[in-house]
C1' cells in the first nucleotide's frame, strides 16, 4: 500500500453496493460467433468501536 460478486476493478462530503468480462434465458443465426433484451449471483478479509446510518470514520487481528 492493497484485501468488495467467478476474474479484474470503482465506490475519496458517511444515507438502502455498481461497472467490464464471464455465467443463466429469450430473440437473431442453417448453427456458432457477434449483436440485442431480460436474469441470478456480493451486505465489502474477520472481530470491536462511533452514529439514526459505516464498503466509507476508530481500535485490533489476519493474509498479500
Nucleotide at each position: 500500500g492493497a484485501g468488495u460478486g467467478g476474474c479484474g476493478c470503482a465506490g475519496u462530503u458517511g444515507g438502502u453496493a455498481g461497472c467490464g468480462u464471464g455465467c443463466c434465458u429469450g430473440g437473431u443465426u442453417u448453427g456458432g460467433g457477434a449483436c440485442c433484451a431480460g436474469g441470478a449471483g456480493g451486505c465489502c478479509g474477520g472481530g470491536g468501536g462511533u452514529u439514526c446510518a459505516a464498503g466509507u470514520c476508530c481500535c485490533c487481528c489476519c493474509u498479500c